[in-house]
Molecule: transfer RNA
Organism: Lachnospiraceae bacterium
RNA sequence: AGGGGCGUAGUUCAAUGGUAGAACGGCGGUCUCCAAAACCGUUAAUGCGGGUUCGACUCCUGCCGCCCCUG
Numbered sequence: 001a002g003g004g005g006c007g008u009a010g011u012u013c014a015a016u017g018g019u020a021g022a023a024c025g026g027c028g029g030u031c032u033c034c035a036a037a038a039c040c041g042u043u044a045a046u047g048c049g050g051g052u053u054c055g056a057c058u059c060c061u062g063c064c065g066c067c068c069c070u071g
Stems, first nucleotide, its partner, number of pairs: 001070007010024004018054001025043006047063005
């Protein structure tokens, strides 16, 4: 320099154009002599910009970051 892949909650992952969810974690509560476990509640996210569309995590495009391949 060229090619390909990935970027969603604190973490690991879903969501194939129509309400962004789960598990674990954090916090509060119930239970218990205390704690753990269990149960209930709660917390919190689409890398950044532009375009297409009635509607975008999703399609197109530029940039940023990470990984792989070629030279």